[in-house]
Context: one part of a larger RNA
């Protein structure tokens, strides 16, 4: 010097991103135990006391309780063996996860809701046979979103999507009366070249009409993908604007919450905690850019969670 331990005067978090680490606490018995609460719990809450040994008594013995004595600084005498309290964020909970840098607020979850599915089911795997679903049958099965419980879940169907209807418009291949071109048996021009007429055939076309879904059209649907405004003026100080005007829109963000895991300006402002607080808890609302199942907001219990305090 490094690693791992032990003790420590006075002080006691002044350390540090942060009490990280360490220490305090600790077993058993007795007493006592708050708010809030979903009445299960919170709770070992907290706080306080006892603990050795000898003897007596109750007693068959033991245990346990009680009386008296004795002893050390110290009696769960070493070992073993919870530190505790209140506030906030977040996820309800128990659980799951990055084997070997992340255990979490991520995943799951019971519950909620939407949607598909009548059984040869929907859905999935496979070229197929076939298999799973399921030796199940709508109190079943598949898929999506949300995430206990409580209180709630506003407005918009214009766009996209899904769905319903099949009247009308549009519309493919195919079919098709007709029709163009080509070829040209045969006929006529005295014969030939050639020309006129021309049946059938062939091939490329034309074609009224017929012709499904789709799209257009008419509706519906938001716990479907999503969206949810400007400008100007106005009250008897000032300020502000319940109120009015106007433009646009499918509709202009409701309840609740709000400098928030979301707030740039920002260490916002205010009162609190401290002698002093970019953090923190309570309010305010001017929400750059919260907001209602990509759920909103509250919560008892819970957490090797995050955050700021007290002992």
């Nucleotide at each position: 010097c490094u690693g791992u331990c032990u003790c420590u005067a006075a002080g006691g978090a002044a350390c540090u991103c942060a009490g990280c680490a360490a220490a305090c606490u600790a077993g058993c018995c007795c007493c006592a135990u708050a708010a809030a609460u979903u009445a299960a719990a919170g709770a070992g809450a907290a706080a306080g006391g006892g603990u050795g040994u000898c003897u007596c008594c109750u007693c068959a013995c033991a245990a346990a309780a009680g009386g008296g004595g004795u002893u050390g600084c110290a009696g769960u005498g070493a070992u073993c063996a919870a530190g505790c309290c209140g506030g906030g964020g977040u996820g309800a909970c128990u659980g799951u996860u990055u084997a070997c840098c992340a255990a979490a607020a991520a995943c799951a979850c019971a519950g909620g809701u939407c949607u598909c599915c009548g059984c040869a089911a929907a859905g999935u795997c496979a070229u197929a046979a076939g298999a799973c679903u399921a030796u199940g049958u709508c109190u079943a099965g598949g898929g999506g979103c949300u995430a206990a419980c409580a209180c709630c879940u506003a407005c918009c169907c214009a766009a996209u999507a899904c769905u319903a209807u099949g009247a009308g418009g549009u519309c493919a291949a195919g079919g098709a009366a007709u029709u163009u071109g080509u070829u040209g048996a045969c006929c006529u021009g005295a014969u030939g070249a050639c020309a006129u007429g021309g049946a059938a055939g062939c091939c490329c076309g034309u074609g009224a009409c017929u012709g499904a879904a789709g799209c257009c059209c008419c509706g519906g649907u938001g716990a479907a993908c999503g969206g949810u405004g400007g400008c100007c003026g106005u009250a008897a100080c000032u300020a502000u604007a319940a109120c009015g005007g106007u433009c646009c829109u499918a509709a202009g963000g409701u309840a609740g919450c709000g400098a928030a895991a979301u707030u740039c300006c920002u260490u916002g402002u205010u009162g609190g905690a401290u002698a002093a607080g970019u953090u923190u808890a309570g309010a305010c609302c001017c929400g750059u850019a919260c907001g209602a199942a990509a759920g909103g907001c509250a919560u008892a219990a819970u957490g090797a969670u995050c955050u700021a305090g007290a002992c």
This is a predicted structure of a 311-nucleotide part of an RNA (large-subunit ribosomal RNA, domain IV) from Ziziphus jujuba. The prediction has a mean pLDDT of 85.